[in-house]
RNA sequence: GGGUGUAUAGCUCAGUUGGUUAGAGCGCGGCACUGAUAAUGCCGAGGUCGAAGGUUCAACUCCUUCUAUACCCACCA
Numbered sequence: 001g002g003g004u005g006u007a008u009a010g011c012u013c014a015g016u017u018g019g020u021u022a023g024a025g026c027g028c029g030g031c032a033c034u035g036a037u038a039a040u041g042c043c044g045a046g047g048u049c050g051a052a053g054g055u056u057c058a059a060c061u062c063c064u065u066c067u068a069u070a071c072c073c074a075c076c077a
Stems, first nucleotide, its partner, number of pairs: 001073007010026004019057001028044005050066005
């Protein structure tokens, strides 16, 4: 330099052909239970879906550029 993948909650990850409130598990907070913990159950908080722009009535989803990261190829030494 060329190419491919990944980026969604604190962490690990889903998210259907673009479609009407963005989710799960763990973690965190509260309550119940217990003599008290743990476990279990219930409830809750927490997100501009990596950034910017575009297409569209409508974008986490499609297109372009950029950033970060992993891998493959090539080049130099």
Molecule: transfer RNA
Organism: Candidatus Altimarinota bacterium